[in-house]
RNA sequence: GUGAGGCGCGUCUAGGGUUCCGUCCCGCUGCGGCGGGGGUCUGGUCCGAGAGAUGCAGGCGGCCGCGAGGCCGUCCCACGGCGGGGGAAAAGCCCGGGAGAC
Numbered sequence: 001g002u003g004a005g006g007c008g009c010g011u012c013u014a015g016g017g018u019u020c021c022g023u024c025c026c027g028c029u030g031c032g033g034c035g036g037g038g039g040u041c042u043g044g045u046c047c048g049a050g051a052g053a054u055g056c057a058g059g060c061g062g063c064c065g066c067g068a069g070g071c072c073g074u075c076c077c078a079c080g081g082c083g084g085g086g087g088a089a090a091a092g093c094c095c096g097g098g099a100g101a102c
Base pairs, nucleotide, nucleotide: 008056009055010054011053012052015047016046020044021043022041023038024037025036026035027034028033058075059074060073061072062071063070064069077097079100083095084094085093
């Protein structure tokens, strides 16, 4: 310098919008509700971090064990667009440890 493979999952949070629920406004009503609008409505459902948390799995090292396997330790660093995708819609989601910068 080039090529190939791997870099996982769950729960939660920052955050996100508005399909549904709730709520607010307008109209109708047989007073049971129905229709329309508002996310510049705190919320619930929902989406949700490589650079956030936590747990599990896994890698590596050491020790014990005939073996299966068990125990202990360790797993660092990480500035980051525009634009596109997604779909109800948006996002710190995906493109992306990308482009780029240092």
Molecule: Guanidine-I riboswitch aptamer
Organism: Pseudonocardia sulfidoxydans NBRC 16205